[in-house]
The part of an RNA shown here (small-subunit ribosomal RNA, 5' domain) has 530 nucleotides and comes from an uncultured bacterium. The RNAcentral record of the full RNA draws on ENA. Model confidence (mean pLDDT): 82 of 100.

Context: one part of a larger RNA
RNA sequence: AACGAACGCUGGCGGCGCGUCUUAAGCAUGCAAGUCGGGCGGUAGCGUGGUGCUUGCACCACGUGAGAGCGGCGGACUGGUGAGUAACGCGUGGGUGACCUACCCUGGGGAUGGGGAUAGCCGUUAGAAAUAGCGGGUAAUACCGAAUACGUUCGUCUGGCUUUGGCCUGGCGAGGAAAGGGGCUCCGGCCCCGCCCCUGGAUGGGCCCGCGUUUCAUUAGCUAGUUGGCGGGGUAAGAGCCCACCAAGGCGAUGAUGAAUAGCCGGCCUGAGAGGGUGAACGGCCACAUUGGGACUGAGAUACGGCCCAAACUCCUACGGGAGGCAGCAGCUAAGAAUAUUCCGCAAUGGACGAAAGUCUGACGGAGCGACGCCGCGUGGAUGAAGAAGGCCGAAAGGUUGUAAAAUCCUUUUGCGGGUGAAGAAUAAGCGGUGGAGGGAAUGCCAUCGUGAUGACGUUAGCCCGCGAAUAAGCCCCGGCUAAUUACGUGCCAGCAGCCGCGGUAACACGUAAGGGGCGAGCGUUGUUC
Numbered sequence: 001a002a003c004g005a006a007c008g009c010u011g012g013c014g015g016c017g018c019g020u021c022u023u024a025a026g027c028a029u030g031c032a033a034g035u036c037g038g039g040c041g042g043u044a045g046c047g048u049g050g051u052g053c054u055u056g057c058a059c060c061a062c063g064u065g066a067g068a069g070c071g072g073c074g075g076a077c078u079g080g081u082g083a084g085u086a087a088c089g090c091g092u093g094g095g096u097g098a099c100c101u102a103c104c105c106u107g108g109g110g111a112u113g114g115g116g117a118u119a120g121c122c123g124u125u126a127g128a129a130a131u132a133g134c135g136g137g138u139a140a141u142a143c144c145g146a147a148u149a150c151g152u153u154c155g156u157c158u159g160g161c162u163u164u165g166g167c168c169u170g171g172c173g174a175g176g177a178a179a180g181g182g183g184c185u186c187c188g189g190c191c192c193c194g195c196c197c198c199u200g201g202a203u204g205g206g207c208c209c210g211c212g213u214u215u216c217a218u219u220a221g222c223u224a225g226u227u228g229g230c231g232g233g234g235u236a237a238g239a240g241c242c243c244a245c246c247a248a249g250g251c252g253a254u255g256a257u258g259a260a261u262a263g264c265c266g267g268c269c270u271g272a273g274a275g276g277g278u279g280a281a282c283g284g285c286c287a288c289a290u291u292g293g294g295a296c297u298g299a300g301a302u303a304c305g306g307c308c309c310a311a312a313c314u315c316c317u318a319c320g321g322g323a324g325g326c327a328g329c330a331g332c333u334a335a336g337a338a339u340a341u342u343c344c345g346c347a348a349u350g351g352a353c354g355a356a357a358g359u360c361u362g363a364c365g366g367a368g369c370g371a372c373g374c375c376g377c378g379u380g381g382a383u384g385a386a387g388a389a390g391g392c393c394g395a396a397a398g399g400u401u402g403u404a405a406a407a408u409c410c411u412u413u414u415g416c417g418g419g420u421g422a423a424g425a426a427u428a429a430g431c432g433g434u435g436g437a438g439g440g441a442a443u444g445c446c447a448u449c450g451u452g453a454u455g456a457c458g459u460u461a462g463c464c465c466g467c468g469a470a471u472a473a474g475c476c477c478c479g480g481c482u483a484a485u486u487a488c489g490u491g492c493c494a495g496c497a498g499c500c501g502c503g504g505u506a507a508c509a510c511g512u513a514a515g516g517g518g519c520g521a522g523c524g525u526u527g528u529u530c
Base pairs, nucleotide, nucleotide: 001529002528003527005526006525007524008523009522012377013376014375015374016373017372018370019369020335025333026332027331029330030329031328034073035072036071039070040069045064046063047062048061049060050059051058052057053056080288081287082286089213090212091211092210093209094208095207096206099205100204104201105200107198108197109196110195112146114144115143121136122135123134124133125132126131153174154173155172156171157170159168160167161166180193181192182191183190184189214260215259216258221251222250223249226248227247228246229245231243232242233241263285264284265283266282267278268277269276270275290311291310292309293308294307313324314323315322316321341367343366344365345364349363350361351360352359353358380410381409382408383407390401391400392399393398415467416466417465418464419463420462424457430451431450432449433448434447435446436445474519475518476517477516478515479500480499481498485514486513487512488511489510495502496501
């Protein structure tokens, strides 16, 4: 000098930050990932009208329309934690002629014609439940053939290039696609959103390599898929990644192997620097999601709030069987010296879905608690000597506290009461007008102009008015180091102490008082780092 600090005494306000460092211990409760009816079939319910009559029900038409289901996209982002990991994990610089990439942008080509199911639903069965089964029947942008194929993929041939791995040009053959929905219409079609194949881009990722990355040699040898080759398999992709065969290699005092510890970095703290320490908050990467293992789906996971198996634990049970995973936000228990509200809102920013309106969002924006930290402000200002009273010292004179107080005048930050009142709200969105390209027209699209709802915070900030010095000072120290001393009490006792050391009858060192010094809403102590 510093701190994610703790403890003691004390405590007025504001701004900006920070807040389980311990038990990756266990968790009651609520919320944290949904959305789309402009992909699909349709229902309960409600409203209006009509018909029938049994007069309060049935049926029909129109409108509206949950909940559930099929389907699409998203649940691989965001958020949490640091257990594991000494590793291509991270950092840095390269490689990929060895690769992938949903949504987005760009360019090219296409979208023809068929089929069979299955949820929901109806009926029914088993079960306490979770759930499961059987029969019937239905739709799609769900699923499956067929046709077509500019590119693309594979095979083959010719030519060219080459680092001999392959690449490029051209020909032939083989294989592989698709889905519709909505708006408008003068019924010809046009527009919007989608669909399929391919090129390039962007973004994100996979893999490989050089260098760097803690301690111990009281760890010296380690290694059989081990090291290499050939052939194959596998993957998006190179590779012992995996397999068969062959060879016997490979690593190591420039520290292999083993053990211990540890997420890494930008940074942060300290220091003149070199260096040392550290990795909270914020940002990048990695790993993990009760413990261990596994794959499925998918562009992407071996998936925190998905699935399966095993284990421990907890819960429900009709004892046959089932359910669960806060290292998300709050909150609880335990542990500990120690760390907060079961708050408000989607108004802003961002994200998912949607054509949009919008819905969801404990991300986020805010408020609450905590002097935990940094910074700012205040607790009054001026005048005021009878140098008041009281305290303390002194034999007394007197000294000191001390312009300090009182008293007089003034001010009003803060406080209390009242009023006014921004910005965060946008090129928003939407709606309306005008113009433009295309089109026969209209809707739509693009540009521009106008209009334009919406604020959790919030009794906001700021400003104005009124009141009245009013509501606001402590903590540590005074032997030396080290700024600041006297008296009394005590008598090697009680006690102090960072080091030296004080205390055994005049203690500047213990306790109290008065005075003084330092810092100040803090001051000291303890711990840790330089």